[in-house]
RNA sequence: GCCGGCGUGGCGCAAUUGGCAGCGCACUUGUCUUGUAAACAAGGGGUUGGGGGUUCGAGUCCCCCCGCCGGCUCCA
Numbered sequence: 001g002c003c004g005g006c007g008u009g010g011c012g013c014a015a016u017u018g019g020c021a022g023c024g025c026a027c028u029u030g031u032c033u034u035g036u037a038a039a040c041a042a043g044g045g046g047u048u049g050g051g052g053g054u055u056c057g058a059g060u061c062c063c064c065c066c067g068c069c070g071g072c073u074c075c076a
Base pairs, nucleotide, nucleotide: 001072002071003070004069005068006067007066010025011024012023013022019056027043028042029041030040031039049065050064051063052062053061
């Protein structure tokens, strides 16, 4: 350099054919307990990597860029 995959709360991941962005863990608060943990209940937390485009509507489609992973090639 070329090809492919990936990027979504703190972490790991979903989101059907483009149609209200969610689940688990973690975190916070409460109940329970002598106390902690566990259990149960409730709650907070998102520029869906960045920019632009298409569309009534984009995490999803198109273009450019950035980052990560893998493969190929060239040089040494």
Molecule: transfer RNA
Organism: Nocardioidaceae bacterium